[in-house]
RNA sequence: GACGAACGCUGGCGGCGUGCCUAAUGCAUGCAAGUCGAGCGACGAAUAGGUACGGGUAACCAAGCCUAUUACGGAGCGGCGAACGGGUGAGUAACACGUGAGCAACCUGCCCCGAAGACCGGGAUAGCCCAGGGAAACUUGGAUUAAUACCGGAUACCCCCUCUUGUGACCACAUGGUCGUUGGAGGAAAUGCCUUUACGCUUCGGGAUGGGCUCGCGGCCUAUCAGCUUGUUGGUGGGGUAACGGCCUACCAAGGCGUUGACGGGUAGCUGGUCUGAGAGGACGAUCAGCCACACUGGGACUGAGACACGGCCCAGACUCCUACGGGAGGCAGCAGCAGGGAAUUUUGCGCAAUGGGCGAAAGCCUGACGCAGCAACGCCGCGUGGGGGAUGAAGGCCUUCGGGUUGUAAACCCCUUUCAGGAGGAACGAAAUUGACGGUACCUUCAGAAGAAGCCCCGGCCAACUACGUGCCAGCAGCCGCGGUAAUACGUAGGGGGCGAGCGUUGUCCGGAAUCAUUGGGCGUAAAGAGCUCGUAGGCGGCUUAGUAAGUCGGCGGUGAAAGCCCGAGGCUCAACCUCGGGACUGCCGUCGAUACUGCUAUGGCUAGAGUCCGGUAGAGGAGAACGGAAUUCCCGGUGUAGCGGUGGAAUGCGCAGAUAUCGGGAGGAACACCCGUAGCGAAGGCGGUUCUCUGGGCCGGUACUGACGCUGAGGAGCGAAAGCGUGGGGAGCAAACAGGAUUAGAUACCCUGGUAGUCCACGCUGUAAACGUUGGGCACUAGGUGUGGCGACCCGACCAACGGUUGCCGUGCCGAAGCUAACGCAUUAAGUGCCCCGCCUGGGGAGUACGGCCGCAAGGCUAAAACUCAAAGGAAUUGACGGGUCCCCGCACAAGCGGCGGAGCAUGCGGCUUAAUUCGAUGCGACCCGAAGAACCUUACCUGGGUUUGACAUUAUGGGAAAAGCCGUAGAGAUACGGUGUCCGAAAGGGCCCAUAACAGGUGGUGCAUGGCUGUCGUCAGCUCGUGUCGUGAGAUGUUGGGUUAAGUCCCGCAACGAGCGCAACCCUUGUCCUAUGUUACCAGCGGGUUAUGCCGGGGACUCAUAGGAGACUGCCGGGGACAACUCGGAGGAAGGUGGGGACGACGUCAAGUCAUCAUGCCCCUUAUGCCCAGGGCUGCACGCAUGCUACAAUGGUCGGUACAACGGGCUGCGAUCCCGCGAGGGUGAGCGAAUCCCUAAAAGCCGGCCUCAGUUCAGAUUGGAGUCUGCAACUCGACUCCAUGAAGUCGGAGUCGCUAGUAAUCGCGAAUCAGCAAUGUCGCGGUGAAUGCGUUCCCGGGCCUUGUACACACCGCCCGUCACACCACGAAAGUCGGCUGUUCCAGAAGUCGCUGCUGCAACCCGCAAGGGAGCUAGGCGCCAAAGGAAUAACCGGUGAUUGGGGUGAAG
Repeated sequence: GACGAACGCUGGCGGCGUGCCUAAUGCAUGCAAGUCGAGCGACGAAUAGGUACGGGUAACCAAGCCUAUUACGGAGCGGCGAACGGGUGAGUAACACGUGAGCAACCUGCCCCGAAGACCGGGAUAGCCCAGGGAAACUUGGAUUAAUACCGGAUACCCCCUCUUGUGACCACAUGGUCGUUGGAGGAAAUGCCUUUACGCUUCGGGAUGGGCUCGCGGCCUAUCAGCUUGUUGGUGGGGUAACGGCCUACCAAGGCGUUGACGGGUAGCUGGUCUGAGAGGACGAUCAGCCACACUGGGACUGAGACACGGCCCAGACUCCUACGGGAGGCAGCAGCAGGGAAUUUUGCGCAAUGGGCGAAAGCCUGACGCAGCAACGCCGCGUGGGGGAUGAAGGCCUUCGGGUUGUAAACCCCUUUCAGGAGGAACGAAAUUGACGGUACCUUCAGAAGAAGCCCCGGCCAACUACGUGCCAGCAGCCGCGGUAAUACGUAGGGGGCGAGCGUUGUCCGGAAUCAUUGGGCGUAAAGAGCUCGUAGGCGGCUUAGUAAGUCGGCGGUGAAAGCCCGAGGCUCAACCUCGGGACUGCCGUCGAUACUGCUAUGGCUAGAGUCCGGUAGAGGAGAACGGAAUUCCCGGUGUAGCGGUGGAAUGCGCAGAUAUCGGGAGGAACACCCGUAGCGAAGGCGGUUCUCUGGGCCGGUACUGACGCUGAGGAGCGAAAGCGUGGGGAGCAAACAGGAUUAGAUACCCUGGUAGUCCACGCUGUAAACGUUGGGCACUAGGUGUGGCGACCCGACCAACGGUUGCCGUGCCGAAGCUAACGCAUUAAGUGCCCCGCCUGGGGAGUACGGCCGCAAGGCUAAAACUCAAAGGAAUUGACGGGUCCCCGCACAAGCGGCGGAGCAUGCGGCUUAAUUCGAUGCGACCCGAAGAACCUUACCUGGGUUUGACAUUAUGGGAAAAGCCGUAGAGAUACGGUGUCCGAAAGGGCCCAUAACAGGUGGUGCAUGGCUGUCGUCAGCUCGUGUCGUGAGAUGUUGGGUUAAGUCCCGCAACGAGCGCAACCCUUGUCCUAUGUUACCAGCGGGUUAUGCCGGGGACUCAUAGGAGACUGCCGGGGACAACUCGGAGGAAGGUGGGGACGACGUCAAGUCAUCAUGCCCCUUAUGCCCAGGGCUGCACGCAUGCUACAAUGGUCGGUACAACGGGCUGCGAUCCCGCGAGGGUGAGCGAAUCCCUAAAAGCCGGCCUCAGUUCAGAUUGGAGUCUGCAACUCGACUCCAUGAAGUCGGAGUCGCUAGUAAUCGCGAAUCAGCAAUGUCGCGGUGAAUGCGUUCCCGGGCCUUGUACACACCGCCCGUCACACCACGAAAGUCGGCUGUUCCAGAAGUCGCUGCUGCAACCCGCAAGGGAGCUAGGCGCCAAAGGAAUAACCGGUGAUUGGGGUGAAG
């Protein structure tokens, strides 16, 4: 895009079309084929006339009778029609259809033209009537009658037909035909009907129309159908037909068809055309038109011009109906209609007015053909549901950042119009005349009024159109990708929007897109795809040249290619759809005339460049057979010899004192041939390796004598074909599946070891497969080079030969590369380039190279080779990462070298777990666990229990009201709170502040760190991460950033298709180390002075220390070595400091959905007399246990006592607190000084000097517990710290494992601070004192950086992923069987019927006969051939089902 559609929602009108695709299932009822009286006889009816009897007074009447007439009726004989028209598509793969030819092998009623004719007779029969049988359908007998019914004879010389004798001319593609001629035999009619015209009848010739037969070509699938056929193929004789013919029959011959697909199976009516497509094609075959086939199923003939006959007959069968049970009737795939089936397809309508058909002379009759109407949005086409104005941008809805936006000129409102529908009136064409179903319809006029008339789908991408709410991997959506797990533009709803519009979507089907079966127009190295290799049949293709021919090919002309359809033009319905006319096209087929380049064919023409033969050389693991050889292994015998051997990562099994291994000598046997050996050679491939001999294939080079296209490829076919395997018979040293043992391991049916059987070897036979690979079929030709190597030849040089060398030709075999090709990788004269020829193969992955079938095989198995089902991928090449028990290089307290710890003990602290009313919450590998917390008794506090409260503890606003509120006192209470008393504000007079009530709102440490901001951790202070321009690549991307050096560093240098730049590194900043300058108090004190027991205490000083501020200094600057003359590095000098001097701050692009909603902020959700707020008490401190981080120790480098020395950073007014007094002490009292370089905290400690302790659970260690106290605080019970006395636990250096540290570091010693009333601080952050050891080095562990490599990974190795088992579901195979379908074969039986034979009987026509009767002829019946349904047996194929069984597929958490 399309549809004979269906379904869902919706639905105003008209025109034109279309409408059982399924059950060729079954059918009630009505209709669909009759007509002719101008073929015939009879009957009836009506009308008219007459009339006997009769009636009537009469006129007259007419039941009856006679005659006549008829647009009359129903039957019958007869004629024509019924073979058309209408339906359906079951069957059919066929001369059925289409197309083009042929019939010299044929027929044709009615119709037309022409010629001739129509004479004389005859006998029946239906109907009607009578009689009989039957329920009916129907039927029997008798009598009688007519014809355009039937029969006989005549005529027919010519003409005509059939048969036959002879003969002539012409023609044809064969049989033969046509036209004449000479004889013979036979053959016709209705002079009917009629008033006439007319219409009919018979014969012959011709035409037209319709049909029959034959042939070429064309159009489905299947080879898992490969062989089929006996009337089969042909001939002769005969029969039959309208006609040829095995169409049928007898005999004879043995043919015929088939890979160009016979035979079989499946499917199917064919065509014009329809849909689609740019076309070529593909799919389809409704309506309309042509042909065919069929008419309940099967068979058969009759009649006829025509049928093997839809609305005829006979038989058989199934089914239905009637029946008196004896017997009968029926066939909607005609039009309507019914049932059924189905997703689904209409009225039991009107009319013969038109068109057409049958009959008739005609009028006319019949016509479910047809013309119309009805139903159905089923399709196409047209029209309408209003038009113009209208902003306060109304209300309402929805959204909102609360400002507004949007629906939206949309509505309202104003003005206008009336198509369609509705009311009224008129009114066709279709018809030249009579005749109109449609139809009072189309159409015209007129009236009223915006009046009666809009939905459906979609809005994540493809694909046009976005928000809100609800939901929360639920419900659901989905064409593909995929949405949904609490902020869903994807579900549902709403608002809004987009698309189409009386429709819109969905489903189904076909074509397209799909170059995705590729003729146009594809591929096969790695994506699917080259057969393992060769030979070769058919076939396809084929060198140069000559002549002929004209099949292919090309051109002209002729015939045909139905109409409709299609395209173009024109016309008719108001337009369109639709219809009419004209033209084109119909790409085809046939005939004829011509052309001859190419292809074909002929001339067994010619040629030599292809191919082959011959001659001369030549290399080689080419093949087969036989023989021989040495080394080695093993075994046997003997000698020497002694305790091990062997084997491995390390061992063990095993062998060995019965003498192994080792070693020497001798012997046996089998297998394989070291070195040479080479990306060397040979072969078609598989493959081929000691030497010699015999036989034998092929190649290459040279010569150019011969043949003369003999060639290439190759469906089928044949042969060869590694290893393993199989059969028979040998052989068996070594090796070695299976097997055994030993190890390894969680296990180890493995890898390793010790043994060991088939096998490996030989002969003969089979198997026929491999990653049989160059994953690259064969042949020929062409298209730059360079460089090796094997074989043969030529030339030059070498003045001989030979060798070496150089140039060159052909053949083979490698590497590198141009153009070109390729998706890229790569290929590239050995093509994967450019062309030609031939073959094989491919068409998404899995299922599956499987099942079934067939063929082969002894078996194993091989070859051929599907489907169901399932997935949205599977795959190739390359890219960037990540990863590797890959590689190269490098770094880091990473290892190593060291020092000290942890892990064991007690305690402290944190966490888990458990417990609990609550033990609030968060943090969870490194990177949570002395973390948030730089301070949980109350408070904090978020938790629990209980008691209270509701505009609230806190903010803002509005309205109304009120009084100050607070504070203080008292009472009740655990307190919050309540009540009472007291108390009464500021103010420039506007107000501010306060309380109560109401309403907005407050409040939330409630949730979501996976909605967020901010902040932080981590990789990591690792050296990286990027960009612009250029270049390369189809692209992802690369280059730069890689490489050579160097560095702490992507630091720098050099090189380079790159050149530059940015964020990082470094530096700039702070601190510390040296010096200088300036300043000099509260700091300092050398010199001067004063003073003290003593002290910078004082005067003073500006030197020093120090403080503050500003400078200097370090830059590989200098020297030497190395290096590339570089960067840099090593060493040295100088210097306080030397190669970033030490330390800090500083953290690139990014990663971890890392951490934090409980610091804060914040979206959304949730609570609102509670999840808010207040209060008391409790809890966060709970304790069988586990972990983490610490402290203190285990002691003598120590403990303890006494004496004594030296810091720095800091802090201090609700504070630090000197001094003095009291207390053993914590502390208390007192209170100087100090808002601090001034005073205080402040004693530094380790250290040093002495005394004691003497190796012990101790004078170590200090937990725990008892008692007594101190301090802080409203308050130390849960639950503080400290002091004193007493008590004195575990612990004697810590398993596996693990942590920190490279110098002022570790270790060790004390000091200070924040938080803080106090303190659980042994924590944290700082400060100084004393002050080491070690580093060979980078193999290994961990982490990191760069390069490279592999990858099936990319939430990236904590990745991916394989198979079994268990479970569920699905489809399939096998299966004892069982059921069905279809086809065949054999036999039985055999209806109807044609044909043949016979023919008792029966019979009018003709003949004989007066007649009776006979004859001829026909016939009932009988027999036979054929033969449908049926029956029996059997075979093949196909399908259903089947206990059980096999594998396969699929399935969020086994």
Small-subunit ribosomal RNA from an uncultured soil bacterium, 1454 nucleotides, folded computationally. Its Rfam family is "Bacterial small subunit ribosomal RNA".